A computed fold for a 1738-nucleotide part of an RNA from Candidatus Bipolaricaulis sp., annotated as large-subunit ribosomal RNA, half A.
Model confidence (mean pLDDT): 81 of 100.

Context: one part of a larger RNA
């Protein structure tokens, strides 16, 4: 270290189990809200954190019921103190209270907060206080009350009061405005998603509609609405996708009115004007009845086979009574009443028996029938007893008789709610004739352009709405799908209406073949909780001790944790991290294995170790004589662990043509985690009933839901045609021809299962699109109001003196101070380089860089908003997001893509092809699989025959191109000609070459016969289900290419795909197996093989190769060798070798300086000879020399050349390592040739088994037997089975004597599986037959959890500590002391913004702290923050936001004047010193100031000869930039003298009066004043300042002034201050306390602050309030001093360049303002340092 066992830990799965949830089913209720909701913030309890309740009457208070012994809510128990039979606590009815936000409403805000005002009441007032009112909009209504115009609208607009209503908020349903897109259409635009999402108005308990100007068809119905049906019909539609009715008919419910108009009557009012009438001087005038008009009210009327009214006139009908008119009577006609009828709802009663709800009450039968087990009965067994009651739930395990209930039965002071009957109220003839009069108008209808209607502009009716146009009036109008005629029906242009239909936030009961803590609501628990986000918005985790706390008294060890006994309990391994208690993970113990070894880790075999139990034997005890107990040895055999070694063996998915692949997933365990559901086709398969079957809405009823009615409607039973239509036929046609389609019978209805369409549709997953919203807290641009910027430098304009000139101009010096001016710190930004890169940081540091008076930089406040902003522009930025934020909805968008897709066996089984495609990786027909049915020999293979072909091939006849040749027309050149050279069609003749040549021409294939041979259902027809349409090598024929590919395209075949096994070392595609149904330690071959590795010949016989050729390669090359041919020389002596000779004309001729064989040109000829070139080479300046050829001699027997073949050789060079036989090695163990063995596979074969399909026998519940023939298998298709959860029957099952579940073992089945026994565990849970699913997990970069691994590794976040003492269980880290050492324009002090107790003490250490802690910004308890003057409200305004009035807009809204709001601006009254552990300009102490009051006192002015007050109106003021200078003054800091106290010293100097330290004091009040400012005063007038003014302004006189008058105004003395304070000394352990000298004057480089000013500049530099004035106006008291007397809310601790803010941390970033000391310096640079502060946590 491996493997195994046993124990443990960690974890929290499983089983049980449920307080929670989900679906629904009945009834209820269907809102609340200005009498202040919803929903919250604060509060509230004796102690009090959260829930709950309640609100200053606060876990409650009153009252009225019910109800009876406890009680003071839960988590959560305790102390303390209550309450209650005089009836508490509780439970229901009613009341009382109800703090602020919040429609929120007196006015304002940043919800829960500040602020008024008016009445009333406290107090003398002020101030404070208490209690009510005070918003806005509409309607009525009272009071008041303009202006303007005239055509007109005044009691109006406007103000005020009073009453009343609104207004907000709620989950669905409801009706209306507005209105998408993603998608589908395989693109996309009409079109579809959809009138759907989102938003906006609004009503109700329902809403909406609705009582025909409706259908309908020659018959009729009669108001809406809802459900079946019709129908997926008619229809519409890029006639694509797709949308998609009506009536009729069958049920639910049923309910009809009312107005306008005509007409009468009255009232009003206008108008006319007669008669009477009245008045008048005159005109004539008023003026009732009168008639027209208008209007307002009644009364009449209200419809279509028109009606109504109105005269008049007829006709019929009318139970009663009663009165009136009128008459002669009868009669009639008006008006009450009665009787019968109807309604009581729509507009509106009244009283209600009497039900029900909102709290309860009574309710039977074993705890004393017994026994047993066990902690505990309810369980076993016994035996009894109720039932109108055997529902449920408790209760120490399962209870009809314990308990709480249950069947039945009863009950309400007090609120609600329904409700018959009565009472009152309301309605009720009918017809006929004539005449007139009414019967909804800017409306109906057109026209043009939209829109709904199933209907997309179409022939398009109907209906609605914009614009324009525009009727009729009963003899009229609309309707019947364009229109017109006839007919039919019905009456628009006014209105109300129950039921049936719709939905469920809430209530009560009551069900679930719904879940059971990863499930069921996100939420069974302090859940919209914690957390996260600027917001919108987003959104969790967490259940169980036990029956009963009996929660562990006491004792030990530890500093505690935490442990060990003890006790308690039935169990403590049920101890609070608590029911069971799996894996993963991590130990401890014990057997075996491991250090020369090679891997997918198993699998077969197996040695040895070490263990067990049986057996035998032997002992010993016991014996009921059967036997049993121990123990020992043996260990045959059996079994367990382990496993030296040996054969073989490259994970699992997925994707693929192929994958051990170095393609892809997965760290490991556990849970969860994907073909479902509805409708509606088809096919099968069951089952019913059949020429017929079935209901569907409903209805009755039943109640674990049976079960009847219900024929409307659907499906068939009759086709044919476009239709008319005709019918076993019918269409075309002339046609009785032909021909198509049909007839010659089976459907329908339920379930089931296979698949198909709509719908998310097998899960997961986009990037996007659209709606409505959050966001300018980042960052961009703007507004408004503020700050900010050491220090140096340079030296523009302009100006001044000088010179210069005629005057300029010019030139020098000063002056002066400009500038997107120089340098360079805060401030800003980010150009280089390193560091950094799981960071210290999600943009940083470090060390340099740019810019720093400007287009600078920044604070607060604001505004701009997503097809938008905003941009000195980078598509940059708009919250770590930007070529269009973010959030939420539509939404489960869509994905022709990618991944995944969960138990077993049996049977068959592909395809990677063709058509077509905006089509190529996709899908659609066909092919190829599969299953059922059907037809019953149609099929396949080979023989034989018989057929048509133009392929290889071979030819040149054709076509086309080709080589020599002969011949030869032509042509062409040259020549006087004669000729003479070249080309060269055709023909001849040899020779050839073709995918697009053929005079020929196979093998194969392919039809077909024949029926000779053999398979035995293979063929073909329906129909149900697929899949496949990427293919791959390798042989063969072909193309492309390079006759290149492991390349690319056919064709053909074969294999892998989808195929194991054997060969080939090793390998998808080569060979071998017609190829693996399971076993077997059986034979036998195949490919290959037979020297060892490693099975079997060193077999047999003949060559060949010598190269390790074998065991990698061309051209090419070579005297290897074998074997075989042709052809030459040679005893007349060949080839080779060796001797000699190789000669003369001549140095041939030319050229040449020279050329002699041998530079070159040209000729190469003759002699002698045995032979010898006017010369093969090499040589020389030319020669010379050597030497060939040629020749003679010597030698002796073969010696050349050219070809074909076998095996070898060279040609031969790559990268870690031989590495080109698989290796040893081999001369065969090599290559050829031939033969004999044998080995070798999952092929055959044998025995043993299983299974399918077929056949045959026996049997018959239906099995048994036997006989053939098959059982690789991806994608698929068929069959049968196994397991899980629930349900239902039945077993009158099993169980505390111990279910599930976990766990170990054994035993079984062919598989999924099943049993059975130990252990655990403590309460439910099986079997059989049925049924119904959230039904089966190893992979999705899966989801939640646990755990591992990397690893005891990286880090530990910039940086000085060290000793001692102290504390403590412990100390590098606390605490003090000493010393070091750091910052010091800060690492010191202040305060703003945030942040909210972190602040202070005491305590504690479990987590946080990056180590570690006795510490702490942590825990836990207690405490801490004091204002008239600081800050902010109460005062002002500014950007802006709000907003009456107005204006715009589908609605939401948008702007907007008045007016309010609103600092970062204006305005405004405290100093100094003490003091706490913690606060101070808040407390103390002194010394001051401000505002208001005005009763008391004193004093002065005033009462109409007006004091005083005084606008919401008039002026003025407040009140403003930049940049520079120059001055004044204080402060600071420094020096100097003096003065006061201390020291004068451990090594050297240092007695010198040297060194140190300190010498300070405020607001305020009186006085004084540097400076600054040129205009002040006074009088008169006055069209201006919206009305007035004595004010301002203008104009005119007068007077003063530049040392004025006035006003500003820092500062200075005095005072304040005989106070504080003070170095420093004394006490005192410490904490602290006390005592207190000096406290004068001078100067300064500097700096900062302040004072008011003065100079340039061009970018021209807030409002408004307090303040002063002036009127208008009020006016009888008003001032001043004394002594009084009020002054209101809020913030205050503490951090605040930082451990407390913003960054997820105790983060190297970032964060506005103030003060900021010395030396060195130009400095706030820079080095050291002072006060102050720190050592930063390994």
């Nucleotide at each position: 270290g491996g493997c195994a066992a046993a124990c443990g830990g960690c974890g929290g799965a499983c089983a049980c189990c449920u307080u929670g949830g989900c679906a629904g089913u009945u009834g209820g209720a269907a809102g609340c809200g200005a009498u202040g909701a919803a929903g919250g913030a604060c509060g509230u309890g004796g102690c009090u954190a959260g829930c709950u309740g309640c609100g200053a009457u606060a876990a409650g208070c009153c009252c009225c019921g019910g109800g009876g012994a406890g009680c003071c809510g839960c988590u959560a128990a305790g102390c303390a103190g209550g309450c209650u039979u005089u009836g508490a606590u509780c439970c229901g009815a009613g009341g009382a209270u109800u703090u602020c936000c919040g429609a929120a409403u007196a006015g304002g805000a940043g919800u829960a907060c500040c602020c008024a005002c008016c009445a009333u009441g406290g107090u003398g007032a002020a101030g404070c206080c208490a209690u009510g009112g005070u918003a806005g909009a509409g309607c009525a209504u009272g009071c008041u009350g303009a202006a303007a115009c005239c055509u007109a609208c005044a009691g109006u607009a406007g103000g005020u009061g009073u009453g009343c209503u609104c207004g907000g908020c709620g989950a669905a349903c409801c009706c209306g405005g507005c209105g998408a897109a993603g998608c589908g259409a395989a693109a996309c635009a009409u079109c579809c998603c959809a009138g759907u999402a989102a938003c906006c108005g609004g009503a109700g308990g329902a809403a909406g509609a609705g009582a025909a100007a409706u259908c309908a068809a020659a018959c009729g119905a009669g108001a809406u609405u809802c459900c079946c049906u019709g129908a997926g019909u008619a229809g519409u539609g890029g006639c694509g996708a797709g949308c998609g009715a009506a009536a009729c008919g069958g049920g639910a419910a049923c309910a009809g009115c009312c107005u306008a108009a005509a007409c009468c009557g009255a009232g009003c009012g206008a108008g006319u004007g007669u008669a009477a009438g009245a008045c008048u001087g005159c005109g004539u005038u008023c003026g009732u009845u009168g008639c027209u008009c208008g209007u307002u009210c009644g009364g009449g009327g209200u419809u279509g086979c028109a009606a109504g009214c109105c005269a008049g006139u007829u006709c019929c009908g009318u139970c009663c009574c009663a009165u009136c008119g009128a008459u002669g009577c009868a009669g009639c006609g008006g008006u009450g009443g009665g009787c019968a009828g109807g309604g009581u709802u729509a507009a509106a009663g009244g009283c209600g028996a009497g039900g029900c709800c909102u709290a309860g009450u009574c309710g039977a039968a074993c705890u004393c029938u017994c026994c047993c087990u066990g902690g505990a009965a309810a369980g076993g067994g016994u035996g009894a007893c109720c039932a109108c009651a055997g529902a449920c739930g408790g209760u120490g395990a399962u209870a009809g008789u314990c308990c709480c209930g249950u069947a039945g039965a009863c009950g309400a002071a007090a609120g609600g709610c329904c409700a018959g009957a009565c009472c009152a109220c309301c309605c009720u003839g009918g017809g006929g004739g004539c005449g007139g009069c009414u019967u909804a108008a800017g409306u109906a209808g057109c026209g043009c352009c939209g829109g709904a209607c199933a209907c997309g502009u179409g022939a398009a009716a109907u209906c609605c709405g914009g614009c324009g146009u525009g009727a009729a009036u009963c003899c009229g109008g609309g309707a019947g799908g364009a229109c017109c005629a006839c007919c039919u029906u019905c009456c628009a242009a006014g209105g109300c209406u129950a039921a049936a239909c719709a939905u469920u936030a809430c209530c009560a009961a009551c069900u679930g073949a719904c879940c059971g803590a990863u499930a069921g609501u996100g939420a069974a628990c302090u859940a919209g909780u914690a957390c996260c986000g600027c917001g919108a918005g987003g959104g969790a985790a967490a259940g169980g001790u036990g029956a009963a706390a009996a929660g562990c008294a006491c004792c030990c060890c530890g500093g505690g944790a935490g442990g060990g006994g003890a006790g308690u309990g039935a169990a403590a391994u049920a101890g609070a991290a608590c029911u069971u208690g799996a894996a993963a993970c991590c130990g401890u113990u014990u057997g075996c294995c491991u250090a020369c070894a090679g891997u997918c880790a198993g699998u077969g075999g197996g040695a040895g170790c070490a263990c067990c139990g049986a057996u035998a034997c032997g002992c010993g005890c016991c014996u009921u004589c059967g036997g049993g107990c121990g123990u020992g040895u043996u260990g045959c055999u059996g079994g367990u662990g382990u496993g030296a070694c040996c054969g073989c063996a490259u994970g699992c998915c997925u994707c693929u043509u192929g994958c051990a692949u170095u393609a892809u997933g997965a760290g490991c365990c556990g849970g969860c985690g994907a073909g479902u559901u509805a409708c509606u086709g088809u096919a099968c398969g069951u089952g019913g009933c059949g020429a017929g079957g079935u209901u569907a809405a409903g209805c009755c009823g039943a109640g674990g839901a049976a079960g009847g009615c219900g024929a409307a409607g659907c499906c068939g039973a009759a086709g044919c045609g476009a239709a008319a239509g005709c019918g076993a036929g019918u269409c075309u046609g002339a046609a009785u021809a032909g021909g198509g389609c049909g007839a010659u019978u089976a459907g329908u209805c339920a379930c089931g299962u296979g698949u198909g369409g709509u719908a998310g549709a097998c899960c997961c997953g986009a990037a996007g699109c659209c709606a409505g919203g959050u966001g300018a807290a980042c960052u961009a641009g703007c507004c408004a109001u503020g700050g900010g910027c050491a220090g140096g430098u340079u030296g523009c304009a302009g100006u001044g003196u000088a010179c210069u000139u005629g005057a300029u101009c010019g030139u020098a010096c000063a002056u002066g101070a400009a500038g997107g001016a120089c340098c360079g710190a805060a401030c800003c930004c980010a150009c280089u380089a390193g560091c950094g890169u799981u960071g210290a940081a999600a943009a940083g540091c470090u060390a340099g860089g740019g810019g720093a008076u400007g287009a600078c930089c920044u604070g607060u406040g604001g505004u701009u908003a997503g097809g938008g902003g905003c941009g000195a522009a980078a598509a940059a930025c708009c919250a770590a997001u930007c070529g269009a934020a973010c959030c939420u909805g539509g939404u489960g968008a869509u994905a022709u893509c990618u991944g995944g897709u969960u138990c077993u066996c049996c049977c068959c089984g592909a395809a990677a092809u063709a058509g077509g495609u905006u089509u190529g990786g996709g899908c659609c027909u066909a092919g190829c699989c599969u299953c059922g049915c059907g037809u019953c020999a149609a099929g396949g293979a080979g023989a034989u025959c018989g057929g048509g072909g133009g392929u290889a091939g071979a030819g040149c006849a054709c076509u086309g191109g080709u080589c020599g040749g002969g011949g030869a027309a032509g042509g062409g050149g040259g020549g006087a000609a004669a000729c003479u050279c070249c080309c060269g069609a055709c023909c001849c003749u040899a020779g050839u070459c073709a995918a697009a040549c053929u005079c020929c021409g196979a093998a194969u294939a392919c039809c077909g016969a024949u029926c000779c041979u053999c398979c035995g259902u293979u063929c073909c027809g329906c129909g149900g289900g697929a899949g496949u349409u990427a293919g791959a090598c390798u042989g063969c024929g072909g193309g492309u290419u390079c006759u290149a590919a492991g390349a690319u395209u056919c064709g053909u075949a074969g294999u892998c795909a989808a195929g194991a096994g054997g060969g080939u070392a090793a390998g998808a595609g080569c060979c071998c197996u017609c190829a693996a149904c399971c076993g077997c330690c059986a034979g036998c071959u195949a490919a290959g093989g037979u020297c060892c590795c490693a099975a079997a010949a060193u077999c047999c016989a003949a060559g060949c190769u010598a190269a390790g050729u074998g065991g990698g390669a061309a051209a090419g090359g070579a005297u290897g060798u074998g074997u075989u041919g042709u052809u030459g020389u040679c005893g007349a002596g060949a080839c080779a070798g060796c001797u000699g000779g190789g000669a003369g004309g001549u140095u041939g001729g030319c050229u040449u300086a020279g050329a002699a064989g041998c530079a070159g040109c040209c000729a190469u000829c003759c002699u002698u000879c045995a032979a010898a070139g006017a010369g093969u080479g090499c040589g020389u300046a030319a020669u010379a020399g050597c030497u060939c050829a040629c020749c003679a001699g010597u030698c002796u027997a073969a010696c050349g050349a050219c070809g074909a073949u076998g095996c070898g050789c060279c040609g031969a060079a790559a990268a870690u390592u031989u590495a080109a036989c698989g290796g040893g090695g081999c001369u065969a163990a090599g290559c050829u040739u031939g033969g004999u063995a044998c080995c070798g596979a999952a092929a055959c074969u044998g025995c043993g088994g299983g299974u399918u399909g077929u056949c045959c026998u026996c049997u018959u519940a239906u099995g048994a037997g036997g006989g053939c023939a098959g059982c690789g298998g991806u994608a698929g298709g068929g069959g049968a089975g196994c397991a899980u959860u629930c349900c239902g029957u039945u077993c009158a099952c099993g169980g505390u004597u111990g279910a599930a579940g976990c766990u170990a073992a054994g035993c079984u089945g062919g598989a999924a599986g099943g049993c059975u026994u130990g252990g655990u565990g403590g309460a439910c849970g099986a079997g059989a037959c049925g049924g119904a699913a959230g039904a089966g997990a190893g992979a999705a970069u899966g989801c939640c959890g646990g755990c591992a691994u990397g690893a005891g590794u990286a880090g530990c976040g910039c940086g000085a500590g060290c000793a001692a003492a102290g504390u403590g269980a412990g100390a590098a880290u606390c605490u003090u002391u000493g010393c070091c050492a750091c910052c010091g324009a800060a690492u010191g002090c202040c305060g703003a913004a945030g942040g909210u107790u972190u602040c202070c003490u005491g305590g504690g250490g479990a987590a946080g702290g990056u180590u570690c802690g006795u510490c702490c910004u942590c825990c836990c308890a207690g405490g801490g923050u004091u204002a008239g003057g600081c800050g902010g409200a109460c005062c002002c305004u500014a950007a802006g936001c709000u907003g009456a009035a107005c204006c715009c807009g589908a609605a939401a809204g948008g702007g907007g004047u008045a007016g309010g709001c609103g600092a970062u601006g204006g305005a405004c009254a405290g100093c100094a010193g003490g003091u706490u552990a913690a606060u101070a300009u808040u407390c103390c102490u002194g010394c001051g100031c401000c505002u208001c009051u005005a009763a008391c006192u004193u004093u002065g002015c005033g009462u109409u000869u007006g004091a005083g007050c005084g606008a919401a109106g008039g002026g003025g003021g407040g009140a403003c930039c930049c940049c520079g200078a120059a001055g004044g003054u204080u402060c600071c800091u420094c020096u100097c003298c003096g003065c006061a106290c201390g020291c004068u010293g451990a090594c050297g100097g240092a007695a010198u009066a040297g060194c140190g330290u300190g010498u300070c004091u405020a607001a305020g009040c009186a006085c004084c004043a540097a400076g600054g400012u040129a205009g002040g005063g006074g009088g008169a007038a006055u069209a201006g300042g919206c009305a007035a003014a004595c004010c301002c302004g203008u104009u005119c006189c007068c007077c003063c002034g530049u040392u004025a008058c006035g006003u500003c105004g820092a500062g200075g003395u005095g005072u304040g201050a005989a106070u504080g304070c003070g170095a420093g000394c004394c006490c005192g352990u410490a904490a602290g306390g006390g005592c207190g000298a000096a406290g004068g004057g001078a100067g300064a480089c500097g700096g900062a602050a302040u004072c008011a000013u003065c100079g340039g500049g061009c970018g021209a530099g807030a409002a408004a309030a307090g303040c002063c004035u002036c009127u208008a106006g009020c006016g009888a008291g008003c001032a001043a001093g004394g002594a009084a007397g009020a002054g209101u809310c809020c913030g205050u601790a503490c951090c605040g360049c930082a451990a407390a803010c913003c960054g997820a941390c105790a983060c190297a970033g970032g964060u506005a303002g103030g003060c900021g000391g010395g030396u060195u310096g130009a400095g706030u640079a820079u080095a050291c340092u002072a006060a102050g502060g720190u050592g930063g946590a390994c």